[in-house]
RNA sequence: GGGGUAUAGCAUAAUGGCAGUGCGACGGACUUUGACUCCGUGAAUAUGGGUUCAAUUCCCAUUGCCCCCG
Numbered sequence: 001g002g003g004g005u006a007u008a009g010c011a012u013a014a015u016g017g018c019a020g021u022g023c024g025a026c027g028g029a030c031u032u033u034g035a036c037u038c039c040g041u042g043a044a045u046a047u048g049g050g051u052u053c054a055a056u057u058c059c060c061a062u063u064g065c066c067c068c069c070g
Stems, first nucleotide, its partner, number of pairs: 001068006009023004017053001025041005046062005
């Protein structure tokens, strides 16, 4: 110098149109207790701008990480 990537505690989806799912966490049911199982609850779009009626998605810059060239 070039390319990719960033979503919940972890992993992972999402044609520009209500941000989901699994595991985990919490509460409850079951159980003598625990585990399993079942029911329910909460939790996220890296940062700052732009385009748009509307942005996780498109554009720009920055930051972190990974790869390539030198």
The RNA shown here (transfer RNA) has 70 nucleotides and comes from Butyrivibrio sp. The RNAcentral record of the sequence draws on ENA. Model confidence (mean pLDDT): 82 of 100. Rfam family: tRNA. The family's RNA type in Rfam is transfer RNA.